[in-house]
Context: one part of a larger RNA
RNA sequence: GAUUGAACGCUGGCGGCAUGCCUAACACAUGCAAGUCGAACGGCAGCACAGCUUUGUACUUGUACAGAGCCAGGUGGCGAGUGGCGGACGGGUGAGUAAUGCGUAGGGAUCUUCCUUUUAGAGAGGGAUAACCCGGGGAAACUCGGGCUAAUACCACAUAAUCUCGAGAGAGCAAAGGGAGGGGACUCAGCACAAAACUUUUUACACAAGAAGUUUUUGUGCUGGGCCUUUCGCUAAAAGAUGAACCUACGUCGGAUUAGCUAGUUGGUAGGGUAAAGGCCUACCAAGGCGACGAUCCGUAGCUGGUCUGAGAGGACGGACAGCCACACUGGGACUGAGACACGGCCCAGACUCCUACGGGAGGCAGCAGUGGGGAAUAUUGGACAAUGGGGGAAACCCUGAUCCAGCAAUGCCGCGUGUGUGAAGAAGGCCUUCGGGUUGUAAAGCACUUUAAGUAGAGAGGAAAGAUCAACAUCUAAUAGGUUGUUGAUUUUGACGUUACCUACAGAAUAAGCACCGGCAAACUCUGUGCCUGCAGCCGCGGUAAUACAGAGGGUGCGAGCGUUAAUC
Numbered sequence: 001g002a003u004u005g006a007a008c009g010c011u012g013g014c015g016g017c018a019u020g021c022c023u024a025a026c027a028c029a030u031g032c033a034a035g036u037c038g039a040a041c042g043g044c045a046g047c048a049c050a051g052c053u054u055u056g057u058a059c060u061u062g063u064a065c066a067g068a069g070c071c072a073g074g075u076g077g078c079g080a081g082u083g084g085c086g087g088a089c090g091g092g093u094g095a096g097u098a099a100u101g102c103g104u105a106g107g108g109a110u111c112u113u114c115c116u117u118u119u120a121g122a123g124a125g126g127g128a129u130a131a132c133c134c135g136g137g138g139a140a141a142c143u144c145g146g147g148c149u150a151a152u153a154c155c156a157c158a159u160a161a162u163c164u165c166g167a168g169a170g171a172g173c174a175a176a177g178g179g180a181g182g183g184g185a186c187u188c189a190g191c192a193c194a195a196a197a198c199u200u201u202u203u204a205c206a207c208a209a210g211a212a213g214u215u216u217u218u219g220u221g222c223u224g225g226g227c228c229u230u231u232c233g234c235u236a237a238a239a240g241a242u243g244a245a246c247c248u249a250c251g252u253c254g255g256a257u258u259a260g261c262u263a264g265u266u267g268g269u270a271g272g273g274u275a276a277a278g279g280c281c282u283a284c285c286a287a288g289g290c291g292a293c294g295a296u297c298c299g300u301a302g303c304u305g306g307u308c309u310g311a312g313a314g315g316a317c318g319g320a321c322a323g324c325c326a327c328a329c330u331g332g333g334a335c336u337g338a339g340a341c342a343c344g345g346c347c348c349a350g351a352c353u354c355c356u357a358c359g360g361g362a363g364g365c366a367g368c369a370g371u372g373g374g375g376a377a378u379a380u381u382g383g384a385c386a387a388u389g390g391g392g393g394a395a396a397c398c399c400u401g402a403u404c405c406a407g408c409a410a411u412g413c414c415g416c417g418u419g420u421g422u423g424a425a426g427a428a429g430g431c432c433u434u435c436g437g438g439u440u441g442u443a444a445a446g447c448a449c450u451u452u453a454a455g456u457a458g459a460g461a462g463g464a465a466a467g468a469u470c471a472a473c474a475u476c477u478a479a480u481a482g483g484u485u486g487u488u489g490a491u492u493u494u495g496a497c498g499u500u501a502c503c504u505a506c507a508g509a510a511u512a513a514g515c516a517c518c519g520g521c522a523a524a525c526u527c528u529g530u531g532c533c534u535g536c537a538g539c540c541g542c543g544g545u546a547a548u549a550c551a552g553a554g555g556g557u558g559c560g561a562g563c564g565u566u567a568a569u570c
Base pairs, nucleotide, nucleotide: 001570002569003568004567006566007565008564009563010562013416014415015414016413017412018411019409020408021374026372027371028370030369031368032367035085036084037083040082041081043078044077047076048075049074051070052069053068054067055066056065057064058063059062092327093326094325101252102251103250104249105248106247107246110244111243115240116239117238118237119236120235121234123157125155126154132147133146134145135144136143137142163172164171165170177232178231179230180229181228182227186226187225188224189223190222191221192220193219194218195217196216197214198213199212200211201210202209203208253299254298255297260290261289262288265287266286267285268284269283270282271281272280302324303323304322305321306317307316308315309314329350330349331348332347333346352363353362354361355360380406382405383404384403388402389400390399391398392397419449420448421447422446429440430439431438432437453511455506456505457504458503463497467492468491469490470489471488472487473486474485475483476482514559515558516557517556518555519540520539521538525554526553527552528551529550535542536541
């Protein structure tokens, strides 16, 4: 000199953009941070609609309004439940880790939900179980027994290749339906009507007539299915994309006052295990493997892109942002799943906190706010899903402390302002003085202007693309239903920020300057006080009666909404 996630002292007008627990990976009150799907399912607690009954009021005496009650999943929807997908992403932290990590360059023995493309299938069945009802236990958390029921839940059967196993022959492996629309063709069920047939019975010898009933057949109509169309799904396989796992080489802090380390250790054979190579594991065999090119041990540390500094070579650092890794109260374990050995999942043990009827239970902010504590030190228990993105859903939409915004802080960088011109009687006052004057100083006053920013009032973009409704064309189709995708057009709607940015008007110099230093280094000097005292100090050093070095004042120098000090790095 440059720099900082800084702190402290004095001071402090505005805006933009960033940044903000570096210490205790210390403990946490409270709220929120992961849900969604009724177009998978049985249902219906609550809300609304429809229906029925009833009361009051009004009058047209059967309507309107207001209230109460009841029934029923009929409709919109939907608490709890079964089921699906997502809770492995996003967000936090850096404790551990010196190599199971990271960086760079490669490799072959792998898996991959959702997504894209292609091929083939999607047949025919079964038994349960929650919810619910009944009963029991418990203070609670919760739990037990009996009974009913559904599915895209579960199970087995059929089918089976370009899949798996196998040298081959051969053997083996799957599935699920839902929504919307149509009523043209075929067909099933239910209901109604008409016709025919049959039975019983009355009148009747019989024919015939009437009544009741039966089932069958035919026809017509209605309703609901099959069916047809379309769409979202389902199963198997192949390929892609994405993500993930594994292996190798090289590089990756300090210590030799750490010199030897190692028995699953190093290699082989066989087997097991894994998605997969492999001592990953086991049995047997061999006796290897690493090490002064630093093994082992100890200490420290997340790594990188990068950041700071420096002419560079280097040195120091890894906060914010981005990639990877590790962790989630501490230690261990597996389950589910495409993916975890899982921050807001489960089990066990431990420490701590809380509830308890003492039998037993509940919890995990290194998510966002916030609290206590520690500390020199680090913010609001804010708004919104409007945008971007994520999860679910066909969609509308719901959720989202991710995110976007706002609040606080001169913490940093950048920009602007605190006025401009004129003005000598060189005013007064202060300070110095050789008492003549000098300086503060065009500085002030005065005069003439301007109005940025702040203030008041008004006007006002962009961030909005989507979505919904309607229409047209193309396409699928039996179809002028309907759907899909694409294009086009019309209408309508969506902003937390926000009193937005920007702009206009108004008034008035009005509301806005400090801090450090002045012996040399190093720009800037005199007086007074003090008298080795008080004190200063980065180094040299200053102060013991004329101190430009202490303290105050006047003046000056430097920087300026900052200026100094401390800490730290180059």